[in-house]
Context: one part of a larger RNA
RNA sequence: AGUGUAUGGUGGAUGCUCUGGUGCCAAGAAGCGAUGAAGGACGUGGCAAGGCUGCGAUAAGCCUCGGUGAGCCGCCCAGUAGGCUCUGACCCGGGGAUUUCCGAAUGGGGAAACCCUUCCCGUUGAAGGCGGGAAAUCCGGUUCUGAAUACAUAGGAGCCGGAAGCGAACGAGGGGAACUGAAACAUCUAAGUACCCUCAGGAAAAGAAAGAAACCUCGACUUCCUGAGUAGCGGCGAGCGAAACGGAAAUAGCCUAAACCUAAGCGAUGUCAAGCCUGCAGGCGUUGUCGUUUGGGUGUCGUGGGAGUGUCCAGUUCAGACUGCAGUCUGAGCAGGAGGUUACAAAAACUUGUGUUAGCCGAAGGGUCUGGAAAGUCCCGCCUAAGAUGGUGAUAGUCCAGUAGGCGAAAAUGCAAGUUCCUCCGGAUAUGUCCCGAGUAGCGCCAGUCCCGUGGAACCUGGCGUGAAUCUGGGGGGCCCACCCCCCAAGGCUAAGUAUUACUUGGCAUCCGGUAGCGAAUAGUAGCGUGAGUGAAAAGUGAAAAGUACCCCUGCUAGGGGAGUGAAAUAGUACCUGAAACCAUACAUUU
Numbered sequence: 001a002g003u004g005u006a007u008g009g010u011g012g013a014u015g016c017u018c019u020g021g022u023g024c025c026a027a028g029a030a031g032c033g034a035u036g037a038a039g040g041a042c043g044u045g046g047c048a049a050g051g052c053u054g055c056g057a058u059a060a061g062c063c064u065c066g067g068u069g070a071g072c073c074g075c076c077c078a079g080u081a082g083g084c085u086c087u088g089a090c091c092c093g094g095g096g097a098u099u100u101c102c103g104a105a106u107g108g109g110g111a112a113a114c115c116c117u118u119c120c121c122g123u124u125g126a127a128g129g130c131g132g133g134a135a136a137u138c139c140g141g142u143u144c145u146g147a148a149u150a151c152a153u154a155g156g157a158g159c160c161g162g163a164a165g166c167g168a169a170c171g172a173g174g175g176g177a178a179c180u181g182a183a184a185c186a187u188c189u190a191a192g193u194a195c196c197c198u199c200a201g202g203a204a205a206a207g208a209a210a211g212a213a214a215c216c217u218c219g220a221c222u223u224c225c226u227g228a229g230u231a232g233c234g235g236c237g238a239g240c241g242a243a244a245c246g247g248a249a250a251u252a253g254c255c256u257a258a259a260c261c262u263a264a265g266c267g268a269u270g271u272c273a274a275g276c277c278u279g280c281a282g283g284c285g286u287u288g289u290c291g292u293u294u295g296g297g298u299g300u301c302g303u304g305g306g307a308g309u310g311u312c313c314a315g316u317u318c319a320g321a322c323u324g325c326a327g328u329c330u331g332a333g334c335a336g337g338a339g340g341u342u343a344c345a346a347a348a349a350c351u352u353g354u355g356u357u358a359g360c361c362g363a364a365g366g367g368u369c370u371g372g373a374a375a376g377u378c379c380c381g382c383c384u385a386a387g388a389u390g391g392u393g394a395u396a397g398u399c400c401a402g403u404a405g406g407c408g409a410a411a412a413u414g415c416a417a418g419u420u421c422c423u424c425c426g427g428a429u430a431u432g433u434c435c436c437g438a439g440u441a442g443c444g445c446c447a448g449u450c451c452c453g454u455g456g457a458a459c460c461u462g463g464c465g466u467g468a469a470u471c472u473g474g475g476g477g478g479c480c481c482a483c484c485c486c487c488c489a490a491g492g493c494u495a496a497g498u499a500u501u502a503c504u505u506g507g508c509a510u511c512c513g514g515u516a517g518c519g520a521a522u523a524g525u526a527g528c529g530u531g532a533g534u535g536a537a538a539a540g541u542g543a544a545a546a547g548u549a550c551c552c553c554u555g556c557u558a559g560g561g562g563a564g565u566g567a568a569a570u571a572g573u574a575c576c577u578g579a580a581a582c583c584a585u586a587c588a589u590u591u
Stems, first nucleotide, its partner, number of pairs: 001590009015576001016540002020512002022509007029501002031166002039102003042056003046080002050076003062096006071084003107116003117135007137163009170201001171199005181188001185235001211218002222249004232240002253493003256437001260297010274287001275284002277327006302471001304436004308431006315334007336425005348420010359407003365380003369376001381398002383387001389401003442466007452478001473488005527534002547575001550562004
């Protein structure tokens, strides 16, 4: 020096564990904010320096109403002092009060958590100071005021209402890449993806045919299955890629514009007038007529519909149409009928039921042995609408919390039903006079989107140009034409079925078990970066601290030896188990 064995050190693998994570299901909720949010700063504890939690100068809290029932004054974190509490504390839940400063931040400013101001009220004899309140902008409405400039308008002022900002995904719209693939690359693809912007809702969007079909028919939209990787598109490359039918989920349909009538405003015209429902008589007469704007009635369709006019049928009472009589028409009430608060009109109250936000009741076991400890062993029981689960000194139906099954709310609130309440209501037929959404449809050029890359390229959408018709009308059926069939654009609303989960509650898992599982067993922390940003590591004594009184070595250190605790201290806080590399010691052996 090597090798082997043993004993230690070092180290932290492995095993076991889990108040953490991951994924999913069901239900709820789907918002918060000028009544000042989200997020913060600074404070706040008797001793409280720091962090977390809570709270806000009323500051780990105040008031009140309920629940519970013996202890309590949050956690790291012990101690001490002092308190509270069966006159019900602490704790849990409903409602309320307070709620500094910053922050949309909103009186002005600003290097966020700071600085400065004006007005009103109170306090004061007064000022100052202090306390309370108001003072941003934009939009809509309304009243007043009001220039150049006569009327007017712009502008200004007051009042009322609204907005703003934050938030995970889902949604609609406006913009919109590249890497990549095509084994290069340009059309193409990636992809209308990522990303940016705007806006909304609990869902959004879409939606009651100018549809789909095929000579038969269906009957709003949405979503799923299928059709189908089909028909197609495509440097016919790479690739992209429908629709109808059929089956399901869920179902719901409506309101306007116009024609016509009417009210009001404005303008034009209009004293031999026209007109005032009809007939007769009387009377009135800027009432009339035309145009336009706003409101009300009517009206809403494709076997075309509606309006107007004519004819026919249809309960009752009252009022009106200048007056009287006769007639006619219109309106309102009653009766009858149909419905309603998500669209189709719309508000509230009450009652009942059922949920949510605290809780409550809830069966049944003892002994023996081993052991530090019994839930284990053995013996004999018991309950079960409860043998889910967790805890308790090892493995407990019967010890504890619970579980099955039942019960419960002063207050707030969700949902459902009902009542009060609220709304609506003639029909047939003939005629072919009027209306049926205009810079629209169509057409030309250029684009976009559709499976469709210009192709024979329709349909849909946009830009520029041009530019119709009103039912004897117009659009579509994939160039175009004819026949035939379907439908009615150029206004609007609309639940459900569908998407998502930051959040709350309950539950589940052949999920991970500390180099795993979220980045995070808690941390967006420590650290890094001028900054935008980036971004860790780190779990385990023991059943219980019983965390080693006392003695000794030493430097009043570290560490250790006794003693003591404990089942165990090679469980001593550098603490469960404690592998290997590596280091050391002892012995054996080889050179």
Molecule: large-subunit ribosomal RNA, domain I
Organism: Planctomycetota bacterium